[in-house]
RNA sequence: GCCCAGGUAGCUCAAUUGGCAGAGCAGGGGUUUUGUAAACCUCAGGUUGGGGGUUCGAUUCCUCUCCUGGGCU
Numbered sequence: 001g002c003c004c005a006g007g008u009a010g011c012u013c014a015a016u017u018g019g020c021a022g023a024g025c026a027g028g029g030g031u032u033u034u035g036u037a038a039a040c041c042u043c044a045g046g047u048u049g050g051g052g053g054u055u056c057g058a059u060u061c062c063u064c065u066c067c068u069g070g071g072c073u
Stems, first nucleotide, its partner, number of pairs: 001072007010025004019056001027043005049065005
């Protein structure tokens, strides 16, 4: 330099012929217990890496760019 895969909640990851952004763990509160843990209930948490474009509507399509991993030279 070229090619491929990936970037979504604090962490690990889902979500597609474009149509309400989710789960588990972690965190806050509660029930239970003499108390703790466990279990159960509940709450909060997101500029979907960033800019631009297409569209009534973009995590999804197009484009530029940044970062991570792999391959080739």
A computed fold for a 73-nucleotide RNA from a Candidatus Omnitrophota bacterium, annotated as transfer RNA. Its Rfam family is "tRNA". Rfam classes the family as a transfer RNA. From the family's description: Transfer RNA (tRNA) molecules are approximately 80 nucleotides in length. The family is grouped with related families in Rfam's "tRNA clan". It was read from a public genome assembly.